Predicted 3D model of a 389-nucleotide RNA (Bacterial RNase P class A) from a Pseudomonadales bacterium. A source record names the gene rnpB. The model forms 92% of the base pairs in the Rfam consensus. Its Rfam family is "Bacterial RNase P class A". Rfam classes the family as a ribozyme. Rfam describes the family as follows. Ribonuclease P (RNase P) is a ubiquitous endoribonuclease, found in archaea, bacteria and eukarya as well as chloroplasts and mitochondria. NCBI's taxonomy places the organism under Bacteria, Pseudomonadati, Pseudomonadota, Gammaproteobacteria, Pseudomonadales.

RNA sequence: GGAGUCGGCCAGGCAAUCGUCGCUUAUGUUUCUCGCUACCUCUCUUGAGUGGUAGGGGGUGCAGAGGGGAGGAAAGUCCGGGCUCCACAGGGCAGGGUGCCAGGUAAUACCUGGGGGGCGUGAGCCUACGGAAAGUGCAGCAGAGAGCAGACCGCCGAUGGCCUGAUGUUGAGUCAGGCACAGGUAAGGGUGAAAGGGUGCGGUAAGAGCGCACCGCGCAACUGGUAACAGAUUGUGGCACGGUAAACCCCAUCCGGAGCAAGACCAAAUAGGAAUCCAUUGGCGUGGCCCGCGCUGGAUUCGGGUAGGUUGCUGGAGGUGUACGGUGACGUGCACCCUAGAUGAAUGAUUGCCCAAGACAGAACCCGGCUUAUCGGCUGACUCCGAUU
Numbered sequence: 001g002g003a004g005u006c007g008g009c010c011a012g013g014c015a016a017u018c019g020u021c022g023c024u025u026a027u028g029u030u031u032c033u034c035g036c037u038a039c040c041u042c043u044c045u046u047g048a049g050u051g052g053u054a055g056g057g058g059g060u061g062c063a064g065a066g067g068g069g070a071g072g073a074a075a076g077u078c079c080g081g082g083c084u085c086c087a088c089a090g091g092g093c094a095g096g097g098u099g100c101c102a103g104g105u106a107a108u109a110c111c112u113g114g115g116g117g118g119c120g121u122g123a124g125c126c127u128a129c130g131g132a133a134a135g136u137g138c139a140g141c142a143g144a145g146a147g148c149a150g151a152c153c154g155c156c157g158a159u160g161g162c163c164u165g166a167u168g169u170u171g172a173g174u175c176a177g178g179c180a181c182a183g184g185u186a187a188g189g190g191u192g193a194a195a196g197g198g199u200g201c202g203g204u205a206a207g208a209g210c211g212c213a214c215c216g217c218g219c220a221a222c223u224g225g226u227a228a229c230a231g232a233u234u235g236u237g238g239c240a241c242g243g244u245a246a247a248c249c250c251c252a253u254c255c256g257g258a259g260c261a262a263g264a265c266c267a268a269a270u271a272g273g274a275a276u277c278c279a280u281u282g283g284c285g286u287g288g289c290c291c292g293c294g295c296u297g298g299a300u301u302c303g304g305g306u307a308g309g310u311u312g313c314u315g316g317a318g319g320u321g322u323a324c325g326g327u328g329a330c331g332u333g334c335a336c337c338c339u340a341g342a343u344g345a346a347u348g349a350u351u352g353c354c355c356a357a358g359a360c361a362g363a364a365c366c367c368g369g370c371u372u373a374u375c376g377g378c379u380g381a382c383u384c385c386g387a388u389u
Stems, first nucleotide, its partner, number of pairs: 001385010012354007020069002023066003027063003031059004036055005042049003071360001075371002078369005083259004095255005100114005115129001116127004130250002135248002137244002152189002154185003159182002161179007197215006216239001217237005222231003263311004273302006282296005318337008355358001
């Protein structure tokens, strides 16, 4: 200098004007209220009550002033918890999640550390990674054969068969050569994602774990490790039991349901309900009218409940710094800090200047994660290559 890996941080800046949602206020003002203080009025039981004025306290509205107001993902709503209501003796079935080991945590499918496998020269990255020698299922094309494997080309044809020649007592037979008919084979070729261990030597007609050596694999033990697992440690088996479980399934383990439109409180109008009291000598309908018949009321209080309002609501598994423990995730102690809370839903608009020219995107009960989107920039650690000293 180039190429790369893993983290951490920032997310246009400044100014002016106008606007918007909370909060604060020894400010002003409006209105309500308390009956605390003083005075006045009236009542009577002479120390209590009624009403009023002034002061004071409290609440509310408006105005003023001050200060605060989106994110790293506020998103997807995919996991896990808090909180709330409902359900719940205990156990089981069904259903669903998780799935190498150990730890962290409120909890997790997250994180940390470790093991196995794969990729990369490397820093490092990826990994649903339990069970296929319980059962069931599935597998396109190609290929001879794909699940009780198989034989297209090739190789062989020892053995059996056929043909030719020699020999022979022209019978049988023996020897030599040939054919590739039966048959053998799975070395090699070919097909496929995958063809039932690999290399070598022996062996054979040709071959083959057929035999042996080494490697690999299975099982058992031993050693190390908390464990997953590892071992060029020992024994044993010629060596299978192909793949697929984000297919059913089996094993282990975990899981009650609904969600802030949860839930709690206050509470009109109208309609309906209950209780008490009053009226049933009333009203309305039928009918020309009377009788008769049918229907019906008023007041007060209470409870449920709708609109509406208040609350839940943001100080919390909170943040920052530091010390200690731990490889680490994290934990403990101490000090400091307060950082949106709307509910037709605020956090904005306009103008000017500057530069490197501004991405993705807007809280809605709250946290911890994951995933996805994202203009650019700063920074730490590390790896590889080249050059120079």